Context: one part of a larger RNA
Parts: sequence; structure tokens; C1' cells
RNA sequence: UGACGGGGGUCCGCACAAGCGGUGGAGCAUGUGGUUUAAUUCGACGCAACGCGCAGAACCUUACCUGGGUUAAAUCUACCAGAAUCCCGCAGAGAUGUGGGAGUGCCCUUCGGGGAAUUGGUGAGACGGUGCUGCAUGGCUGUCGUCAGCUCGUGUUGUGAGAUGUUGGGUUAAGUCCCGUAACGAGCGCAACCCUUGUCGUUAGUUGCUAACGGUUAAGCCGAGCACUCUAGAGAGACUGCCGACGUCAAGUCGGAGGAAGGUGGAGACGACGUCAAGUCCUCAUGGCCCUUAUGCCCAGGGCUAAACACGUGCUACAAUGGCCGGUACAAAGGGUUGCUAAACCGCAAGGUCACGCCAAUCCCAAAAAACCGGUCUCAGUUCGGAUUGAGGUCUGCAACUCGACCUCAUGAAGUCGGAAUCGCUAGUAAUCCCGGAUCAGCACGCCGGGGUGAAUACGUUCCCGGGCCUUGCACA
Repeated sequence: UGACGGGGGUCCGCACAAGCGGUGGAGCAUGUGGUUUAAUUCGACGCAACGCGCAGAACCUUACCUGGGUUAAAUCUACCAGAAUCCCGCAGAGAUGUGGGAGUGCCCUUCGGGGAAUUGGUGAGACGGUGCUGCAUGGCUGUCGUCAGCUCGUGUUGUGAGAUGUUGGGUUAAGUCCCGUAACGAGCGCAACCCUUGUCGUUAGUUGCUAACGGUUAAGCCGAGCACUCUAGAGAGACUGCCGACGUCAAGUCGGAGGAAGGUGGAGACGACGUCAAGUCCUCAUGGCCCUUAUGCCCAGGGCUAAACACGUGCUACAAUGGCCGGUACAAAGGGUUGCUAAACCGCAAGGUCACGCCAAUCCCAAAAAACCGGUCUCAGUUCGGAUUGAGGUCUGCAACUCGACCUCAUGAAGUCGGAAUCGCUAGUAAUCCCGGAUCAGCACGCCGGGGUGAAUACGUUCCCGGGCCUUGCACA
């Protein structure tokens, strides 16, 4: 000087408390451990691994296993042949081997041929590895933590390591600002500048909108209009600016006015010096080591989907604030040409047939659901709950056996609110309800976004956890 203390002081944080809803019990989904297996590819392991890499394992993916095959694959260079390309056989699980047929285009041309592109063969080499080492590395990322800190120059001081500044008194979300002060300044952080949302006027008016006028009526459908909504440009607006009180005539705090918004308005992007030899050699790049008729490459089938058990994360429930049936409303944000698909018809349905429109403020996905109105059930393992199983189908796709999703009929398990323990959340939040998207042929209870309805509680900082500053002890560095 740091680190540490079941030392002290002080301050913060859904840290506790006050509340609301969960997890832990059940069934299922998903990840993991262990087990099993020919293989169940690999990585991730307290917080910060475990719906994580995987924004989607039937083949492919795929790295694993079994079996079959190959010795130089892809690319470059030289030479040779045929343009390319397409179709049909045979053997084979396929890779592959082998045979036949169709077929000549483009550019230049002296009509002989040459060239581009592409395929096959030969030669020479450079090769290939998701093999090892993240404790050799780059890059990227997590975490403490959006915590308020981390430092430097000059000066001063100390023999020196160092100290001072950065401590103190106030204040702040903040090393934020003010005052004091052997310090005076400065840098990286904080804040602001950026995006979005909340208000207003302005510009613009189609594909959007419809107050007035006219037509029509099922409808902004048409004429018309750009007021309003909306869209999206450039602006205004909030600064403790104004008033009062408190305060060191300070910084600031409290109250008030005006205002759409008030003291950082809400939300996002943004992550200092560093810590964890944190994670990743399987995104990529890369040193070293290793394999080179194999640890490379191609193919078929299997496996990653196993099933006694244990754990994490979720979904659905256990019901009447509910289930079921019928009717009536109100969104936002997205996606769409290998696509989204209206209407009509067929089917109980999944879906199918035909086919309008739309490269989309125009058309479509698209029904929002909870809500509201009416009816029914009457506390029961039930008209709760839907697992499991049987049968029949639909769709995608060469192909749903291992191993897809969905529909219909039948079946109708556990479960009556969950021990010790434990998690999230302070406002348009929690809770609850639907909608969309990425990935994607198909497959979502996951992930990422969107809106609808919409609470309770916070006395307070004694205690638990984490953190900041000052100080003290110290057998630690």
C1' cells in the first nucleotide's frame, strides 16, 4: 500500500421487511448428472453450467457407431479429349462401376482452327483433420456492475515503500456539485450528445382519413375534401427557468404555480482501470504437438430421441373469480412471389378442390383472446383435469418403423394447492390474456418482439446477501 475480520462509523441495492404471484408435491415438455449402449458426438459446472452453444438431430445437419468403399478430394498450373447439358439401361444398400442415346450453342476466323465457360483423364506439387493444448494466443463473450470508481503531469512531503491530490463539512443517482484545504490541473469513467416513447404547431395527403356537401348503400363504395385520425420529415418544449421556505448570501433540498410532461419524465443503446490462468482451438483466425492407404474423404443404415433413478428450467392443472354452449365487441407489432392466399364448394375436423387479389399504409395471413350478454353445470375426482392407450385419418417430405406435427372417435391416469427450503417483481410493473417473427420442407410448452386487462405493498434499515467511502486491528501478500 492492499486484502481480510462472526471490528467500528456511514451510505446504497427487490438485500431484508411490507405485499402479490410462483418453484419444491402431480402429469407432461425440455436441458443435465449418473446409468446403459456398437455409438448414445463434443463443449458448458456456485452466483456467472443445466429450454446453455442448438434461430428448430427422420435423411441431410453430424462431428459418434457398424458396415461398404477411396488414396489423393476442392482450388491453381501444363497437356490431351469431348462444348455444356439432358435422358435411358445393367450390377449394387448406396458410394461406385459399366453400357447406350439425344445434343451443339457464344466470341473471333484466313473456315484449317483458336478462345471463354464447363466436364473427364494424366503429371508435378502446394494439401486434408469438428485430432490435442482456451494453462502458448488473437478475436469475441460472461461476471463483479451502469457499481462510482481507476489514474496521470507538475508541485509539496517522507531515508524509502509511499503519501498528498481522491481526505474533511454539506449535497447528489453519480469522484454530481459547492465550501474548505499543499496542492494546482488533467485523462479514462458519471452525465450530456444518439435511438424510441409522451405534448404542440408546421410541411406533405396516397395506398391513409371522413367533419361538411352530393350520389349510392352492405361498405369511405364513388364524386369531393385534407379539417380530424394517421403516416414521417424538419422544428418547438423541461432549464430547478419562476414563487416561497430551509440551507454557510453556496451546492442543493422541500413545497407550490404554470404545464402534455418536473426535477435524470419513461425505456433503450452505451460497460472505466481491472478481477476470475472465467468461457470458446467445435464460428473464425493462429503458435506448438499429433495422424498422413488415415485421426483425411465418400456412402448406406443406426445413434445423438436409450430409461431403474436424481437435479434444473418450463407448460398444464387440481376448478364456480370456474368448465361448457350460443351471441356481441375492442389492438399493436410483424410477415408474404420457391410466397401470403380471399370468396365459393366438399369434409365433423385436420385439410382438400377451384381460384380473386397482392412484390403490398392498397391484397392476404387475420379469428385477436381474456372482456361483455344469455343459457347450463352445483362442489363431485365431477360437464374439473387431461396423461396414457386403441382405432381411423390429414399434411410436409425420396422417405414419418426406430423418430414429425395435427385432426376425429373412444379411453379417461396422477392431481383436492404441495415438507424442509427457495425464486421473481416497486407501475402501465407483477399477475393474467391473446397476436406476430426468426430458425424452418415439416416440427415451439423454448427464444425474441407486440399489444389487451391491470393490482397490492414499502413503517423502516435491527437482521440475511452483495456493494461504495472513512477508520481500526492484523500471526496474510
Molecule: small-subunit ribosomal RNA, 3' major domain
Organism: uncultured prokaryote